Small-subunit ribosomal RNA, 5' domain from an Armatimonadota bacterium, 514 nucleotides, folded computationally. The full RNA is in RNAcentral, with records from ENA.
Context: one part of a larger RNA
RNA sequence: GGACGAACGCUUGCGGCGUGCCUAAGAAAUGCAAGUCGAGCGGGGGGAGAGGCUUUGGUCACUCCCCUAGCGGCGAACGGUCGCGUAACACGUAAGCAACCUGCCCCGAAGACCGGGAUAACAUCUCGAAAGGGGUGCUAAUACCGGAUGUGGUCCUUUGUGGGCAUCCAUGGGGGAUUAAAGCGACCUUUAUGGGUUGGCUUCGGGAGGGGCUUGCGGCCUAUCAGCUAGUUGGUGGGGUAACGGCCUACCAAGGCGACGACGGGUAGCUGGUCUGAGAGGACGGCCAGCCGGACUGGGACUGAGAGACGGCCCAGACUCCUACGGGGGGCAGCAAUUAGGAAUCUUGCGCAAUGGGCGAAAGCCUGACGCAGCGACGCCGCGUGGAGGAGGAAGUCCUUCGGGAUGUAAACUCCUUUUGCCAGGGAAGAAGGGUGUGACGGUACCUGGCGAAUAAGCCCCGGCUAACUACGUGCCAGCAGCCGCGGUAAUACGUAGGGGGCGAGCGUUGUCC
Numbered sequence: 001g002g003a004c005g006a007a008c009g010c011u012u013g014c015g016g017c018g019u020g021c022c023u024a025a026g027a028a029a030u031g032c033a034a035g036u037c038g039a040g041c042g043g044g045g046g047g048a049g050a051g052g053c054u055u056u057g058g059u060c061a062c063u064c065c066c067c068u069a070g071c072g073g074c075g076a077a078c079g080g081u082c083g084c085g086u087a088a089c090a091c092g093u094a095a096g097c098a099a100c101c102u103g104c105c106c107c108g109a110a111g112a113c114c115g116g117g118a119u120a121a122c123a124u125c126u127c128g129a130a131a132g133g134g135g136u137g138c139u140a141a142u143a144c145c146g147g148a149u150g151u152g153g154u155c156c157u158u159u160g161u162g163g164g165c166a167u168c169c170a171u172g173g174g175g176g177a178u179u180a181a182a183g184c185g186a187c188c189u190u191u192a193u194g195g196g197u198u199g200g201c202u203u204c205g206g207g208a209g210g211g212g213c214u215u216g217c218g219g220c221c222u223a224u225c226a227g228c229u230a231g232u233u234g235g236u237g238g239g240g241u242a243a244c245g246g247c248c249u250a251c252c253a254a255g256g257c258g259a260c261g262a263c264g265g266g267u268a269g270c271u272g273g274u275c276u277g278a279g280a281g282g283a284c285g286g287c288c289a290g291c292c293g294g295a296c297u298g299g300g301a302c303u304g305a306g307a308g309a310c311g312g313c314c315c316a317g318a319c320u321c322c323u324a325c326g327g328g329g330g331g332c333a334g335c336a337a338u339u340a341g342g343a344a345u346c347u348u349g350c351g352c353a354a355u356g357g358g359c360g361a362a363a364g365c366c367u368g369a370c371g372c373a374g375c376g377a378c379g380c381c382g383c384g385u386g387g388a389g390g391a392g393g394a395a396g397u398c399c400u401u402c403g404g405g406a407u408g409u410a411a412a413c414u415c416c417u418u419u420u421g422c423c424a425g426g427g428a429a430g431a432a433g434g435g436u437g438u439g440a441c442g443g444u445a446c447c448u449g450g451c452g453a454a455u456a457a458g459c460c461c462c463g464g465c466u467a468a469c470u471a472c473g474u475g476c477c478a479g480c481a482g483c484c485g486c487g488g489u490a491a492u493a494c495g496u497a498g499g500g501g502g503c504g505a506g507c508g509u510u511g512u513c514c
Stems, first nucleotide, its partner, number of pairs: 001514004006510005013383006019376002021341001026339002030336003035074003040071002043068007051060003081294003091218007100210003105206002108203002113147004122137006152179012185197001187195001220266003227257003232254008269291004273284004296317005319330004347373001349372003355369001356367004386416004396407004421451006430441001458503005463484003469498005479486002
């Protein structure tokens, strides 16, 4: 000098864009952050219409609309957050490898036949303070089960061809076994069956994605850590996984790693990048983006195409809440907000209008993702606090050799302008989807008119380094200080004043890095 997720002191007019718990991965009030589909299903409730029975009350069946607890489907593995752990193929990069999986999406092919038994809801009885259960009875499905069919898939067997030293691989034919399903709504057409749309099952392929492995290279400190290792290194058989593999297991062999630093200890998420520097390098990894890891602590599996699952389940532990004392509930490192800690870090805001995501045929619903607004000079950038004229020069103040000098064109005063501000009027783009309609921001940005210099300047420094000097006070006191050093009676170094220098809505100080 530059930089910062900064803090502190003094000061503070406006706007745009960014950015904001670096500490306790401490604790946790309250609200919200993941739902959706009635065009899968049976009920329940509400409303309307017209009808039968009935003296009324009411009741019965029908049609239509709305809502929905439950069964069922998809989603909940994304999105959001944090950086604890991790020195590792975790990450980055380059080159590869084989033993794998893939819901939704796209293309093509094929089939959709026959049956069955339950269960929630509901009704009723019952236990419990609650959380929540238990018994009995009834019922549906795109829920579940059995059978048939098999384009195809998988497996076994046989055979032909090609390749290979071989295990075997590729391809074609025959035989056998096994493996699938589900309908619904609307519209058009038809006398009707049917046709079209959407969805479901089996299967081949694609697309996009994911899991795994190897090698080289890259990037911390420590030898006051020198030896480490028994599933350890390899083999065979077996198991397990979507899949290779000591991944696991039985047996066999005795290997494997290491001064090119094994093993141990400390520290740390990695990268694109950021800061600095002429570069080489050094330091860092906050925001944004990619990857990895975590979800009170530890362990475990389940479901599923996908998790070993933040707002799922089970067990244990610590903590905490409710309780009728028998027993139950909870997990903000989601968005706000609270408390604690700290030098220190924001609103319990608005909206789904846009972009994106989930569900749905759609209308649409949900979305603290996101879009916006709020707070903070925390940072960067921009603008303003007026412009021109105006005396050998008012007053005041300071200095003085008492003559004068400085503040100083500064003010006053005259003329002008209106950025900004205030008032009034107009007023967006962002909106796209077949039409209509649809904007949180926001009456915002912006435009026009009116008013009036009006609403707007501070901070640090002035001994040398280093740009800027005098007076008074003080008297090794009070104090200053980055270094050298100032202060003990004329201090340009302390304090105040006048003047001056620097930067300017900021200016200084502290901390850290180059």